Molecule: SAM riboswitch aptamer (S box leader)
Organism: Platysternon megacephalum
RNA sequence: UACUCAUCACGAUUGGUGGAGGGACAGGCCCCGCGAAACCAAGGCAAAAGAUCUCGAUCCGAGUGCUAAUUCCUGCAGAUCCCGCUAGAUCUGAAAGAUGGGUC
Numbered sequence: 001u002a003c004u005c006a007u008c009a010c011g012a013u014u015g016g017u018g019g020a021g022g023g024a025c026a027g028g029c030c031c032c033g034c035g036a037a038a039c040c041a042a043g044g045c046a047a048a049a050g051a052u053c054u055c056g057a058u059c060c061g062a063g064u065g066c067u068a069a070u071u072c073c074u075g076c077a078g079a080u081c082c083c084g085c086u087a088g089a090u091c092u093g094a095a096a097g098a099u100g101g102g103u104c
Base pairs, nucleotide, nucleotide: 002103003102004101005100006099007098008097013042014041015040016039017038021031022030023029025075026074027073028072043067044066045065046064050059051058052057053056071096076093077092078091079090080089081088
């Protein structure tokens, strides 16, 4: 990198450096000089694998990821509602994306 499986409405911050961007993409809507990204330090949260066992918990690393907003919302399809049409609302599934496990 590719394929595959699972999860994605939970949860979790300060300080220093830095100095204008960031939220994957597009549109929207937001965050940001009351300090963005990035890096560093210390903390916190979570999941999978593995181990133990009283089978429901515990442990595990010098491991991983995360630590604004449901994956921030929508994107494609279907159903229902509304409706003269357009527009719109709700729900479901997919797609895309993220993270972890497995295989190569």